The RNA shown here (transfer RNA) has 72 nucleotides and comes from a Holophagaceae bacterium. The sequence was found in a public genome assembly. NCBI's taxonomy places the organism under Bacteria, Acidobacteriota, Holophagae, Holophagales, Holophagaceae. Its Rfam family is "tRNA". Rfam classes the family as a transfer RNA.
């Protein structure tokens, strides 16, 4: 250099083109407890970036960036 794969809350992960983008852990608050832990309830928090297609894009297409693999 060429080709292929991946990118979603802090982390891991789900998400037939159409429901408010879901779950676990973490974090915060409340309850429980003499206290902590465990447990219960609630909250916070995400689609890498720029375009395109479409009535509608996390999803499809192109490019960029980053990561990984194969090859020369």
């Nucleotide at each position: 250099g060429g080709c292929c794969c991946c990118a979603u809350c802090g982390u891991c992960u789900a998400g037939c083109g159409g429901u408010u983008a879901g779950g676990a852990c973490a974090c915060c608050g409340c309850c429980c407890u003499u206290u902590c832990a465990c447990g219960g309830c609630g909250g916070c928090g995400a689609c890498a970036c720029g375009g395109g297609u479409u009535c509608g894009a996390g999803u499809c297409c192109c490019g960029u960036u980053g990561g990984g693999g194969c090859u020369a």